Notes:
This is a predicted structure of a 515-nucleotide part of an RNA (small-subunit ribosomal RNA, 5' domain) from a Pseudomonadota bacterium.
[in-house]
Context: one part of a larger RNA
RNA sequence: GGAUGAACGCUGGCGGCGUGGAUAAGGCAUGCAAGUCGUGCGAUCUAAUAUUUUUUUAUUUAUUAAAAAAAUAUUAGAUAGCGGCGAACGAGUCAGUAAUACCUUGGAACGUACCUCAAAGACGGAGAUAGCCCUGAGAAAUCAGGGGUAAUAUCCGAUAGUCCCGAAAGGGUAAAGCCGAAAGGCACUUUGGGAGCGGCCUAGGUCCCAUCAGCUAGUUGGUAGGGUAAUGGCCUACCAAGGCUAUGACGGGUAGGGGGGGUGAGAGCCUGUUCCCCGACGACGGAACUGAGACACGGUCCGUACACCUACGGGUGGCAGCAGUCGAGAAUAUUCCGCAAUGGGCGAAAGCCUGACGGAGCGACGCCGCGUGCAGGAUGAAGCCCUUCGGGGUGUAAACUGCGGUAGCUAAGAUGCAAGUUUAGUCCGCAAGGGCUAAAUUGAGCGCUUAGCGGAAAGAGGUUGGUAACUACGUGCCAGCACCCGCGGUAAAACGUAGACCUCAAGCGUUAUCC
Numbered sequence: 001g002g003a004u005g006a007a008c009g010c011u012g013g014c015g016g017c018g019u020g021g022a023u024a025a026g027g028c029a030u031g032c033a034a035g036u037c038g039u040g041c042g043a044u045c046u047a048a049u050a051u052u053u054u055u056u057u058a059u060u061u062a063u064u065a066a067a068a069a070a071a072u073a074u075u076a077g078a079u080a081g082c083g084g085c086g087a088a089c090g091a092g093u094c095a096g097u098a099a100u101a102c103c104u105u106g107g108a109a110c111g112u113a114c115c116u117c118a119a120a121g122a123c124g125g126a127g128a129u130a131g132c133c134c135u136g137a138g139a140a141a142u143c144a145g146g147g148g149u150a151a152u153a154u155c156c157g158a159u160a161g162u163c164c165c166g167a168a169a170g171g172g173u174a175a176a177g178c179c180g181a182a183a184g185g186c187a188c189u190u191u192g193g194g195a196g197c198g199g200c201c202u203a204g205g206u207c208c209c210a211u212c213a214g215c216u217a218g219u220u221g222g223u224a225g226g227g228u229a230a231u232g233g234c235c236u237a238c239c240a241a242g243g244c245u246a247u248g249a250c251g252g253g254u255a256g257g258g259g260g261g262g263u264g265a266g267a268g269c270c271u272g273u274u275c276c277c278c279g280a281c282g283a284c285g286g287a288a289c290u291g292a293g294a295c296a297c298g299g300u301c302c303g304u305a306c307a308c309c310u311a312c313g314g315g316u317g318g319c320a321g322c323a324g325u326c327g328a329g330a331a332u333a334u335u336c337c338g339c340a341a342u343g344g345g346c347g348a349a350a351g352c353c354u355g356a357c358g359g360a361g362c363g364a365c366g367c368c369g370c371g372u373g374c375a376g377g378a379u380g381a382a383g384c385c386c387u388u389c390g391g392g393g394u395g396u397a398a399a400c401u402g403c404g405g406u407a408g409c410u411a412a413g414a415u416g417c418a419a420g421u422u423u424a425g426u427c428c429g430c431a432a433g434g435g436c437u438a439a440a441u442u443g444a445g446c447g448c449u450u451a452g453c454g455g456a457a458a459g460a461g462g463u464u465g466g467u468a469a470c471u472a473c474g475u476g477c478c479a480g481c482a483c484c485c486g487c488g489g490u491a492a493a494a495c496g497u498a499g500a501c502c503u504c505a506a507g508c509g510u511u512a513u514c515c
Base pairs, nucleotide, nucleotide: 001515002514003513004512006511007510008509009508010507013370014369015368016367017366018365019363020362026326027325028324030323031322032321035085036084037083040082041081043079044078045077046076047075048074049073050072051071052070053069054068055067056066057065058064092281093280094279102205103204104203106201107200110198111197112196115194116193117192118191119190120189121188123157124156125155126154132147133146134145135144136143137142163172164171165170177186178185179184207253208252209251214244215243216242219241220240221239222238223237224236225235226234256278257277258276259275260271261270262269263268283304284303285302286301287300306317307316308315309314334360336359337358338357342356343354344353345352346351373403374402375401376400383394384393385392386391408453409452410451411450412449413448416446417445420441421440422439423438424437425436426435427434428433459504460503461502462501463500465484466483470499471498472497473496474495480487481486
C1' cells in the first nucleotide's frame, strides 16, 4: 500500500447494486414453510330444476293456484375417508469426517418413478376394508367390539409374442379404468432402446506432530454358500498365514472438499463468507418400514437427556426452514407484501399449494454514482486570531443582487417489467407441438414524462523529522503525547486550548487478521 461477512470512536444528505448470527450443531413461545387430484371410489352436506306422493290454505265438490314436507333424478358446488402422485426435490447448517469425503483420470458386475421411441396386450371372476351406523373404554392423545359398503385398493383364474428359470423338453409370470353423443383423449400391463440421474470399483493429488515406530484375527488371500440392483470378507463355514510400514503404517491434533477469493511482477503465501458443484448432518444414540428412490429435517419404532400437558392412569415435542425470542458475545436485520414474473408439486384443465422465488423494511457493512449551488459582490463589514500597534490573516468568504433547480411535495398523463393465461381464427407439422392475427384478462413491488412549489444537507484525522501542513497562550520531567527516533525540568512549531493551515471526504480515524 491492498484486502475484510468485521467491531469500536466521532460524524452523517440521497440513490443504485451487493451484503448481514463468523460466538452456543445452546434452549425455544407464536404464526407460516407440502400439498394436490371429485375426469379413480363410495358416502355426506348445500343450492337450483324436474317428476311423484302427502298435508295445509284460498275458491265451491271437481278443477286450478300457492306454501310446506318426503322420495327419486339431473345440474352446480363443498368435502372427512379410501385410492393415486408428490412428500428422497426445494430450503438450512458445517457438528462429524484426513478418507466409505473432495478434485482429476480410467473402468465393469448394476438400478432408474415421471419423460421419450418402438412392439404387443388390456379377457373372466371373487372376498375384504375405511368412511357410515350401533355399542363401549379414556381427562386427553386415542382405542376396542358388532353390522354393512365402493374403487384406478386387494386377490384368484385365462392368455404369454416378449420376459424369467432351463442344455432341451418343459415350467413360471400381467393388466383398470375414467371423460366424451361420437371421433377421440388421458390413464393401465409386459418387453426392448434412449436421455437424464444414481450406486460400485480404480490410479494420482489432498494440513501439523517421529517428544506417535511398529500396526493388524475378518486381520490378508483362497474355496463354497448367503446377501445385494450390482462387484467384493459385505456376511458365514472351512483352508492357508498372510497384509501394511521411515516413499511414514499405527496413534494424536486440526479441518467439510472443490470451482473460487485476497495479495503479489511472478513464483508463491493466506483463505473457503455470499453464488455454483459434491459430501455429511437434522436434540443425542440405534433400527428398520414404505417406496423407483430414504435408513428419511417439518415419517415410524426403541433408548437417553431436556421441556410441556395431566383427572397421576397416561400422553406430547424437536426452528442447523422463514420471521421472531432468550442466552452467550465486540458483533450481525422484519413475528413485512405477493404468487404478477422464474421455477417446483398435483391436476385433462380452470386452478390450488409454494417463507423456493420475486419484492419491500432495517444497518455508511462494502463498492459505485450524485449532491451540499452557480455568477456578480469591498483596498475588504462585524466577530475571532496575530501584531513591530503601522497593520496583517480568516476573505469574495459573508451580507446583498441575479440565475438555475438535485432530493422531496403536489397535480396531470402515458406506459414498461407480460415473451403470461384463456378463447376464436389461420398457417406449418404424421403427431406432440410451434408461428401469426384478433378479443378478454392478470402488477406484490419498482420505474417513466410534463407542470408547479422547493437552498434542507460537512465532518474526521493531522500539522518536530520520517510525512503534506505554524503561530499565540496555558503548563513547567507535572499534566500528558508516542508507530519509530523521541518530546515535557519557565520563551515547548512534539503536552492542552484557540486561530490558521494540510489530507481525505459522507465519511474519517483506531483495533484485529492476511498478503

The full RNA is in RNAcentral, with records from ENA. The prediction has a mean pLDDT of 80. Taxonomically the source falls in Pseudomonadota (Bacteria, Pseudomonadati).